[in-house]
Context: one part of a larger RNA
């Protein structure tokens, strides 16, 4: 130096856990905001840091309700208070709520700088941005008035996933190149509202028989169509379905505001059934025996597997104050006449499944421009005749989208290289001048019982007796695979 067997060190797979995730139903919410948010920055505890939670009344104060013995938030202790004259914790509702931040007194390099009026003896404390649309004073050339100046109250500003509607609007890509045309009215920016928004009561469709607002779904159909008839787009009527509602323009009315009455649901929470004995065992929930209880055999935890030990499950009770809703009232304010610069037509877009096409329909940026129910729209160019609706005024629940939240339940969803980037001090450490990027890291036992005490050593660091505990080769940790490095101890060289 090999091979074999045993036994460590390294390592952290793997097994089994879950305190975090993921999706999805279902019911609620679907707004906060100048009464100052969303976010933050700085402080607050006997004690240095970081999380929470609070705001100079600073791990908190007031007041109802609950609730019944411990409590003084984690990490993590100790020492101080507190507490049946009811803390601590739940729930409701008020206090206080520094500084930045729309940010708004001016100013700024956020989280800091410097005013003025005013009210107070002081500490202090309040108002001073804009814009907007009301009213009131004033008031020019310019007489009357406007413009302009001032004040009063009012309201808007900013955040916040996605869904709506409107204003704008790409290209990469496909067309096996590329120009029409596709991607697409998509991304994206802007505008703006709502819990939904929009859209809605036929100048609509159909086709000689008729329907009867809208939305939304399934089909009709990848059909009929369009399309350098290339790539591609792509409806309708008609059926089945969801869900239904219709009102208004001047008076039995809509909206708003203020009041009246009346009424469902609603918090934290309380009650809440029934088991015992022997046995292994560190431990009983197991296993034997032998009972109960069940409107409760969902789940969860107790030293292994509990229906009956605990929490709790079914059931049943309980519920302030105010605010919102919902019914039916009363008051006030407000809102005026069937829809001309309007159809329709020309030019130039654009929207329709429809790229100027025989293009009807609809919008409309310039020019023009009708009738007035004896009227006018439409029915794919037109024309006729026939059907058929009445434009150029408003308003509407639901069926339909979506989830940044809340609550509850569920999973042929994960189980720490998975699942969220994140089970843990995570948008944290770090990394960039920035916009950005972005991690590693879970498990000791039923309990800390977390190893007094004694030897070695440096008053180490570690280890060796003792102890504890079922187990210490559970000792800073559950198992503990494999590379990889060691020892014994046999065999071969």
């Nucleotide at each position: 130096g090999g091979c074999a067997u045993c036994u460590g060190g390294g390592g952290g797979a793997u097994g089994c856990c879950u305190u975090g995730g993921c999706a999805c139903a279902c019911a609620c919410a679907g707004g906060c905001g100048a009464u100052g948010a969303a976010g933050g920055a700085c402080g607050u505890a006997a004690u240095a840091c970081g999380c929470u939670g609070c705001g100079a009344u600073a791990a908190g104060c007031c007041a109802c309700g609950g609730g019944g013995a411990g409590g003084u938030g984690c990490g993590a202790a100790u020492a101080u208070c507190c507490u049946u004259u009811g803390a601590u914790c739940c729930g409701u509702g008020g206090a206080u709520u520094u500084c930045c931040g729309a940010a708004u007194c001016g100013g700024g390099a956020a989280a800091c700088c410097g005013a003025a009026a005013c009210c107070g003896c002081a500490a202090g404390g309040u108002u001073u941005a804009u814009c907007u649309g009301u009213c009131c004073c004033u008031g020019a050339a310019u007489a009357c008035a406007u413009a302009g100046g001032g004040g009063a109250g009012a309201g808007a500003g900013g955040c916040a996933a996605a869904c709506g509607c409107g204003g704008g609007g790409a290209a990469c890509u496909g067309a096996a190149a590329c120009a029409u045309c596709u991607c697409a009215g998509u991304a994206c920016c802007c505008g703006u509202a709502g819990g939904a928004a929009a859209g809605g009561a036929c100048a609509u469709c159909a086709a000689u028989u008729g329907a009867g607002a809208c939305u939304c779904c399934g089909u009709u159909a990848g059909u009929a169509g369009u399309g350098g008839c290339g790539a591609g787009c792509g409806a309708a009527c008609g059926c089945g379905g969801a869900c239904c509602a219709g009102g208004c323009c001047a008076g039995u009315g809509g909206c708003c505001u203020u009041u009246g009455a009346g009424u469902a649901a609603g918090a934290a929470c309380c009650g809440g059934a029934a088991u015992g004995c022997u046995u292994u065992g560190g431990a009983a929930a197991g296993a034997g025996c032998a009972g109960c209880c069940a409107u409760a055999g969902c789940g969860g935890g107790u030293g292994a597997u509990a229906g009956c030990c605990c929490c709790g499950u079914a059931c049943g009770g309980g519920u302030a104050g105010a605010a919102a809703g919902c019914u039916c009232g009363a008051a006030g304010g407000u809102c005026c006449u069937c829809g001309a610069g309007u159809a329709g037509g020309g030019c130039g877009g654009g929207a329709c499944a429809c790229g100027u096409g025989a293009a009807a329909u609809c919008c409309u940026g310039c020019c023009u421009g009708a009738a007035c129910a004896u009227g006018g729209g439409g029915c794919g160019a037109c024309c006729a005749c026939g059907c058929u609706c009445c434009a150029a005024g408003c308003c509407u629940a639901a069926g339909u989208a979506c989830u940044c939240g809340u609550g509850u339940g569920u999973g042929a969803c994960c189980g720490a290289u998975a699942g969220u980037g994140a089970a843990c001090u995570a948008g944290u450490a770090c990394c960039g001048u920035g916009a950005g990027g972005g991690a590693a890291a879970g498990g000791u036992g039923a309990a800390a019982a977390g190893a007094a005490c004694c030897c070695c050593g440096g008053c180490g660091a570690g280890g060796g007796g003792u102890g504890u505990g079922a187990a210490a080769u559970a000792g800073a940790c559950c198992u503990g695979a494999a590379a990889c490095c060691g020892g014994a101890u046999g065999c071969c060289u």
Molecule: large-subunit ribosomal RNA, domain I
Organism: Candidatus Acidiferrales bacterium